[in-house]
RNA sequence: GGAGUCAGCCAGGCAAUCGCGCUUGUUCGCAAGCGAGGAAAGUCCGGGCUUCAAUGGGCAGGGUGCCAGGUAACGCCUGGGCGGUGUGAGCCGACGGACAGUGCAACAGAGAAUAGACCGCCGAUGGCCCGCAAGGGAACAGGUAAGGGUGAAACGGUGCGGUAAGAGCGCACCGCGCAACUGGUAACAGUUUGUGGCACGGUAAACCCCACCCGAAGCAAGGCCAAAUAGGGGUGCAUUAGGUGUGGCCCGCACUGCACCCGGGUAGGCCGCUUGAGGGGUUUGGCGACAAACCUCCCAGAUGAAUGAUUGUCCGCGACAGAACCCGGCUUAUCGGCUGACUCCUUAU
Repeated sequence: GGAGUCAGCCAGGCAAUCGCGCUUGUUCGCAAGCGAGGAAAGUCCGGGCUUCAAUGGGCAGGGUGCCAGGUAACGCCUGGGCGGUGUGAGCCGACGGACAGUGCAACAGAGAAUAGACCGCCGAUGGCCCGCAAGGGAACAGGUAAGGGUGAAACGGUGCGGUAAGAGCGCACCGCGCAACUGGUAACAGUUUGUGGCACGGUAAACCCCACCCGAAGCAAGGCCAAAUAGGGGUGCAUUAGGUGUGGCCCGCACUGCACCCGGGUAGGCCGCUUGAGGGGUUUGGCGACAAACCUCCCAGAUGAAUGAUUGUCCGCGACAGAACCCGGCUUAUCGGCUGACUCCUUAU
RNA backbone atom coordinates (compact mmCIF):
# COMPACT_ATOMS: atom_id res chain seq x y z
C1' G A 1 0.00 0.00 0.00
C1' G A 2 -3.89 -3.59 -1.21
C1' A A 3 -7.61 -7.31 0.13
C1' G A 4 -10.50 -9.02 4.14
C1' U A 5 -12.63 -10.70 9.35
C1' C A 6 -14.91 -9.48 13.97
C1' A A 7 -16.91 -6.02 17.70
C1' G A 8 -19.12 -1.30 18.75
C1' C A 9 -21.16 3.63 17.54
C1' C A 10 -23.68 7.87 14.71
C1' A A 11 -28.48 8.21 11.84
C1' G A 12 -28.14 15.60 9.32
C1' G A 13 -26.46 19.75 13.07
C1' C A 14 -27.59 24.73 15.03
C1' A A 15 -30.91 29.05 15.47
C1' A A 16 -35.66 31.84 14.92
C1' U A 17 -41.08 31.98 14.25
C1' C A 18 -45.81 29.49 14.08
C1' G A 19 -48.53 24.95 15.39
C1' C A 20 -49.77 19.96 17.98
C1' G A 21 -49.87 16.10 22.52
C1' C A 22 -48.94 15.37 27.87
C1' U A 23 -47.54 17.19 32.81
C1' U A 24 -46.91 21.13 36.37
C1' G A 25 -47.88 26.15 37.74
C1' U A 26 -51.31 30.11 36.81
C1' U A 27 -53.10 36.68 37.86
C1' C A 28 -56.96 32.08 33.14
C1' G A 29 -53.83 36.13 29.25
C1' C A 30 -50.31 32.37 29.44
C1' A A 31 -45.53 30.34 31.16
C1' A A 32 -42.12 26.26 31.98
C1' G A 33 -40.58 21.15 31.17
C1' C A 34 -40.79 16.77 28.12
C1' G A 35 -42.18 14.67 23.30
C1' A A 36 -40.40 7.90 18.58
C1' G A 37 -36.58 3.79 16.80
C1' G A 38 -32.23 0.84 16.09
C1' A A 39 -35.25 -1.50 14.23
C1' A A 40 -41.06 1.59 17.14
C1' A A 41 -41.66 -3.49 11.78
C1' G A 42 -42.81 -9.12 11.23
C1' U A 43 -46.02 -10.88 15.53
C1' C A 44 -41.84 -15.85 15.26
C1' C A 45 -40.31 -17.39 20.56
C1' G A 46 -40.00 -16.19 26.13
C1' G A 47 -41.76 -13.52 30.52
C1' G A 48 -44.50 -9.77 33.55
C1' C A 49 -49.62 -8.21 34.26
C1' U A 50 -55.15 -9.44 34.01
C1' U A 51 -59.49 -12.75 33.95
C1' C A 52 -61.05 -17.75 33.99
C1' A A 53 -59.67 -22.79 35.32
C1' A A 54 -56.90 -25.72 38.67
C1' U A 55 -55.39 -31.41 44.97
C1' G A 56 -51.91 -34.67 42.83
C1' G A 57 -50.65 -38.00 38.98
C1' G A 58 -51.45 -40.17 34.15
C1' C A 59 -53.24 -40.24 28.81
C1' A A 60 -53.73 -37.20 24.49
C1' G A 61 -51.53 -32.81 22.03
C1' G A 62 -47.46 -29.27 21.26
C1' G A 63 -42.35 -27.86 21.84
C1' U A 64 -37.07 -28.44 22.80
C1' G A 65 -32.76 -31.90 21.85
C1' C A 66 -23.87 -32.21 22.17
C1' C A 67 -21.93 -30.33 27.38
C1' A A 68 -21.54 -26.60 31.23
C1' G A 69 -23.09 -21.88 32.68
C1' G A 70 -26.11 -17.02 32.45
C1' U A 71 -31.23 -15.33 32.95
C1' A A 72 -37.65 -13.69 35.42
C1' A A 73 -37.83 -17.03 31.21
C1' C A 74 -36.63 -18.72 26.31
C1' G A 75 -36.22 -22.00 20.66
C1' C A 76 -32.01 -16.34 23.39
C1' C A 77 -26.87 -15.34 25.09
C1' U A 78 -21.75 -16.87 26.84
C1' G A 79 -17.80 -20.45 27.17
C1' G A 80 -16.39 -25.33 25.67
C1' G A 81 -16.69 -30.13 22.63
C1' C A 82 -17.56 -32.43 17.85
C1' G A 83 -18.38 -32.01 12.46
C1' G A 84 -17.98 -28.95 7.95
C1' U A 85 -15.59 -24.81 5.49
C1' G A 86 -11.73 -20.84 4.51
C1' U A 87 -4.32 -19.87 3.22
C1' G A 88 -5.92 -17.08 7.63
C1' A A 89 -8.51 -13.68 11.16
C1' G A 90 -12.99 -16.32 11.26
C1' C A 91 -17.76 -18.39 9.67
C1' C A 92 -21.70 -22.31 9.52
C1' G A 93 -24.30 -26.62 11.94
C1' A A 94 -32.67 -29.40 14.26
C1' C A 95 -25.54 -31.81 16.72
C1' G A 96 -30.14 -37.42 21.46
C1' G A 97 -31.31 -42.67 19.68
C1' A A 98 -30.98 -46.67 13.43
C1' C A 99 -28.69 -54.07 18.03
C1' A A 100 -36.91 -51.48 20.88
C1' G A 101 -40.18 -52.00 16.65
C1' U A 102 -42.39 -50.59 11.74
C1' G A 103 -41.45 -48.30 7.12
C1' C A 104 -38.81 -45.95 2.82
C1' A A 105 -34.81 -45.65 -1.13
C1' A A 106 -37.14 -42.52 -7.78
C1' C A 107 -33.86 -43.47 -12.19
C1' A A 108 -29.92 -46.65 -13.36
C1' G A 109 -28.25 -51.44 -12.08
C1' A A 110 -27.48 -58.56 -11.96
C1' G A 111 -28.04 -56.96 -6.93
C1' A A 112 -30.38 -51.39 -2.29
C1' A A 113 -29.64 -55.19 3.40
C1' U A 114 -29.45 -61.39 7.42
C1' A A 115 -27.30 -58.34 -0.81
C1' G A 116 -25.76 -59.51 -5.61
C1' A A 117 -23.04 -63.59 -10.79
C1' C A 118 -24.47 -58.77 -16.07
C1' C A 119 -19.33 -58.66 -18.13
C1' G A 120 -15.00 -60.88 -16.43
C1' C A 121 -11.86 -64.77 -13.70
C1' C A 122 -11.46 -70.03 -12.40
C1' G A 123 -13.20 -74.72 -13.50
C1' A A 124 -9.01 -77.78 -8.24
C1' U A 125 -13.66 -81.58 -7.70
C1' G A 126 -17.69 -84.53 -10.61
C1' G A 127 -19.30 -85.39 -15.53
C1' C A 128 -18.08 -84.48 -21.30
C1' C A 129 -14.48 -84.59 -25.78
C1' C A 130 -9.32 -86.06 -27.78
C1' G A 131 -5.34 -89.38 -26.40
C1' C A 132 -2.58 -96.28 -25.22
C1' A A 133 -0.66 -93.13 -21.49
C1' A A 134 1.48 -88.68 -19.60
C1' G A 135 -1.47 -84.94 -20.71
C1' G A 136 -4.59 -81.51 -23.46
C1' G A 137 -9.43 -79.14 -24.70
C1' A A 138 -14.34 -77.20 -24.16
C1' A A 139 -17.00 -74.59 -20.23
C1' C A 140 -22.15 -78.61 -18.21
C1' A A 141 -22.62 -78.70 -12.91
C1' G A 142 -20.21 -75.51 -9.96
C1' G A 143 -16.70 -71.90 -7.52
C1' U A 144 -15.40 -66.64 -7.21
C1' A A 145 -17.16 -60.01 -4.73
C1' A A 146 -9.89 -59.41 -6.91
C1' G A 147 -11.14 -56.39 -11.76
C1' G A 148 -15.12 -53.85 -15.10
C1' G A 149 -19.89 -51.59 -15.24
C1' U A 150 -24.68 -48.93 -12.48
C1' G A 151 -25.69 -45.65 -8.63
C1' A A 152 -26.22 -40.42 -3.89
C1' A A 153 -24.99 -45.04 -1.53
C1' A A 154 -22.64 -51.88 -3.45
C1' C A 155 -21.29 -54.99 3.15
C1' G A 156 -13.40 -51.63 5.61
C1' G A 157 -8.31 -49.61 2.81
C1' U A 158 -3.03 -50.69 1.16
C1' G A 159 0.59 -54.51 0.72
C1' C A 160 2.50 -59.49 1.30
C1' G A 161 1.22 -64.48 1.69
C1' G A 162 -2.28 -67.88 0.06
C1' U A 163 -5.50 -70.22 -3.86
C1' A A 164 -7.89 -73.62 -9.46
C1' A A 165 -9.52 -68.56 -9.24
C1' G A 166 -10.60 -65.80 -5.07
C1' A A 167 -11.93 -64.18 -0.28
C1' G A 168 -9.85 -61.03 6.89
C1' C A 169 -8.79 -67.07 4.56
C1' G A 170 -3.78 -65.72 7.35
C1' C A 171 -0.34 -61.69 8.57
C1' A A 172 1.70 -56.30 8.91
C1' C A 173 0.23 -51.22 8.95
C1' C A 174 -3.98 -47.81 8.77
C1' G A 175 -9.13 -47.38 10.01
C1' C A 176 -13.36 -49.21 13.08
C1' G A 177 -16.11 -51.49 17.44
C1' C A 178 -15.79 -52.83 22.70
C1' A A 179 -13.40 -52.62 27.55
C1' A A 180 -9.79 -50.52 30.80
C1' C A 181 -6.58 -46.47 32.10
C1' U A 182 -5.39 -41.24 31.99
C1' G A 183 -7.09 -35.93 31.50
C1' G A 184 -11.61 -33.04 31.92
C1' U A 185 -17.51 -30.85 36.30
C1' A A 186 -19.23 -32.64 31.52
C1' A A 187 -19.69 -33.09 26.19
C1' C A 188 -15.34 -35.35 24.72
C1' A A 189 -10.19 -36.42 23.94
C1' G A 190 -5.57 -39.73 23.72
C1' U A 191 1.77 -41.19 19.56
C1' U A 192 -1.73 -45.34 26.10
C1' U A 193 -3.02 -50.75 27.10
C1' G A 194 -5.93 -54.95 26.00
C1' U A 195 -9.34 -57.26 22.86
C1' G A 196 -12.66 -58.47 18.39
C1' G A 197 -11.17 -60.17 11.82
C1' C A 198 -14.68 -56.44 11.31
C1' A A 199 -20.63 -57.85 12.51
C1' C A 200 -25.77 -55.17 12.71
C1' G A 201 -24.67 -49.41 5.54
C1' G A 202 -28.31 -44.79 4.89
C1' U A 203 -32.79 -42.22 6.38
C1' A A 204 -35.77 -40.10 12.81
C1' A A 205 -37.19 -31.54 9.11
C1' A A 206 -40.60 -40.90 8.18
C1' C A 207 -43.67 -43.10 12.07
C1' C A 208 -41.45 -43.97 16.51
C1' C A 209 -38.31 -44.43 21.31
C1' C A 210 -35.85 -41.65 25.31
C1' A A 211 -35.09 -37.16 28.44
C1' C A 212 -36.89 -32.39 29.80
C1' C A 213 -40.62 -28.32 29.39
C1' C A 214 -45.79 -26.55 28.54
C1' G A 215 -53.43 -24.93 31.99
C1' A A 216 -56.43 -21.41 28.52
C1' A A 217 -57.25 -16.61 26.56
C1' G A 218 -55.44 -11.88 25.88
C1' C A 219 -55.23 -4.43 27.38
C1' A A 220 -61.22 -5.05 22.45
C1' A A 221 -57.32 -8.45 29.14
C1' G A 222 -59.82 -6.59 33.29
C1' G A 223 -62.00 -2.99 36.99
C1' C A 224 -65.03 1.53 38.41
C1' C A 225 -68.82 5.55 37.59
C1' A A 226 -73.13 5.89 34.86
C1' A A 227 -77.75 9.29 30.84
C1' A A 228 -82.11 8.84 27.30
C1' U A 229 -85.34 4.82 25.56
C1' A A 230 -87.06 -0.14 26.38
C1' G A 231 -87.45 -4.12 29.69
C1' G A 232 -86.86 -6.44 35.18
C1' G A 233 -87.70 -6.32 40.74
C1' G A 234 -89.80 -3.97 45.25
C1' U A 235 -93.05 -0.54 48.17
C1' G A 236 -97.27 2.70 48.48
C1' C A 237 -101.94 4.43 46.33
C1' A A 238 -106.10 3.34 43.14
C1' U A 239 -109.61 -0.07 42.09
C1' U A 240 -113.82 0.24 36.78
C1' A A 241 -113.32 4.71 38.63
C1' G A 242 -109.34 7.63 37.62
C1' G A 243 -105.29 9.38 34.38
C1' U A 244 -103.12 10.88 29.43
C1' G A 245 -104.00 12.68 24.35
C1' U A 246 -107.36 15.28 20.79
C1' G A 247 -110.30 20.09 21.62
C1' G A 248 -111.59 26.99 23.53
C1' C A 249 -115.26 23.87 26.54
C1' C A 250 -118.87 19.67 26.79
C1' C A 251 -120.25 15.15 24.45
C1' G A 252 -117.61 11.82 21.70
C1' C A 253 -113.20 9.10 20.12
C1' A A 254 -108.26 6.88 21.03
C1' C A 255 -104.67 5.15 24.65
C1' U A 256 -103.66 3.53 29.65
C1' G A 257 -103.10 1.66 36.09
C1' C A 258 -100.29 6.01 38.82
C1' A A 259 -96.15 7.67 41.93
C1' C A 260 -91.53 6.58 44.20
C1' C A 261 -87.29 3.44 45.04
C1' C A 262 -83.62 -0.51 43.64
C1' G A 263 -80.38 -3.31 40.61
C1' G A 264 -78.33 -5.14 35.71
C1' G A 265 -76.74 -2.87 31.35
C1' U A 266 -75.95 0.46 26.38
C1' A A 267 -73.97 5.43 24.83
C1' G A 268 -70.38 8.26 27.33
C1' G A 269 -66.49 9.00 30.99
C1' C A 270 -62.46 7.25 34.35
C1' C A 271 -58.75 3.64 35.78
C1' G A 272 -55.48 -0.09 33.81
C1' C A 273 -51.10 3.67 31.25
C1' U A 274 -46.17 3.87 32.14
C1' U A 275 -40.93 4.21 38.03
C1' G A 276 -39.37 -0.15 35.03
C1' A A 277 -36.35 -7.70 35.48
C1' G A 278 -35.47 1.04 33.77
C1' G A 279 -31.09 4.39 31.84
C1' G A 280 -25.96 6.33 33.00
C1' G A 281 -21.37 6.11 35.97
C1' U A 282 -17.75 3.88 39.47
C1' U A 283 -15.88 -0.32 42.10
C1' U A 284 -15.73 -5.56 42.91
C1' G A 285 -16.36 -10.96 41.28
C1' G A 286 -16.25 -13.87 36.65
C1' C A 287 -12.35 -16.07 30.46
C1' G A 288 -17.33 -14.47 29.25
C1' A A 289 -22.71 -14.03 29.04
C1' C A 290 -23.76 -11.76 33.61
C1' A A 291 -24.13 -10.50 38.84
C1' A A 292 -23.55 -7.48 43.42
C1' A A 293 -22.77 -2.79 46.05
C1' C A 294 -22.79 2.52 45.91
C1' C A 295 -23.87 7.24 43.41
C1' U A 296 -27.01 9.60 39.99
C1' C A 297 -31.22 10.55 36.33
C1' C A 298 -36.85 10.60 35.19
C1' C A 299 -36.72 9.80 29.51
C1' A A 300 -43.97 9.95 24.83
C1' G A 301 -48.52 8.06 26.99
C1' A A 302 -52.45 9.60 22.65
C1' U A 303 -57.91 7.31 21.82
C1' G A 304 -59.77 10.27 15.27
C1' A A 305 -55.19 9.22 18.06
C1' A A 306 -49.61 14.66 19.05
C1' U A 307 -44.19 14.69 17.55
C1' G A 308 -45.15 19.09 12.11
C1' A A 309 -44.38 23.54 8.92
C1' U A 310 -41.65 27.91 7.24
C1' U A 311 -37.06 30.66 7.11
C1' G A 312 -31.72 31.31 7.76
C1' U A 313 -27.02 28.88 7.97
C1' C A 314 -23.34 24.79 7.70
C1' C A 315 -21.81 19.83 5.99
C1' G A 316 -20.92 14.66 3.36
C1' C A 317 -27.23 16.97 0.96
C1' G A 318 -29.32 12.76 4.74
C1' A A 319 -31.27 5.49 4.16
C1' C A 320 -34.86 2.07 6.30
C1' A A 321 -38.87 3.54 8.66
C1' G A 322 -42.84 5.85 12.95
C1' A A 323 -44.98 4.27 19.60
C1' A A 324 -50.64 2.30 21.16
C1' C A 325 -50.10 -2.52 28.16
C1' C A 326 -44.86 -3.32 29.24
C1' C A 327 -40.16 -5.89 28.98
C1' G A 328 -36.07 -9.88 27.07
C1' G A 329 -34.76 -12.03 22.37
C1' C A 330 -34.80 -13.65 17.18
C1' U A 331 -35.63 -12.35 12.12
C1' U A 332 -36.17 -8.84 8.25
C1' A A 333 -35.31 -3.48 6.08
C1' U A 334 -31.48 0.32 6.17
C1' C A 335 -27.81 6.47 2.14
C1' G A 336 -23.41 7.39 4.12
C1' G A 337 -19.73 7.55 7.80
C1' C A 338 -16.61 6.78 12.33
C1' U A 339 -13.71 3.88 16.12
C1' G A 340 -11.04 -0.41 17.96
C1' A A 341 -8.88 -5.37 17.58
C1' C A 342 -7.16 -9.03 14.25
C1' U A 343 -5.79 -11.86 9.46
C1' C A 344 -3.58 -12.57 4.52
C1' C A 345 -0.65 -10.64 0.33
C1' U A 346 3.03 -7.20 -1.63
C1' U A 347 6.97 -3.59 -1.04
C1' A A 348 10.87 -0.92 1.77
C1' U A 349 14.19 -0.71 6.01

Model confidence (mean pLDDT): 76 of 100.
The RNA shown here (Bacterial RNase P class A) has 349 nucleotides and comes from Thiothrix sp.
NCBI's taxonomy places the organism under Bacteria, Pseudomonadota, Thiotrichales, Thiotrichaceae, Thiothrix.
Rfam family: Bacterial RNase P class A. Its family is annotated with tRNA processing, dimeric ribonuclease P complex and ribonuclease P activity in the Gene Ontology. Rfam classes the family as a ribozyme.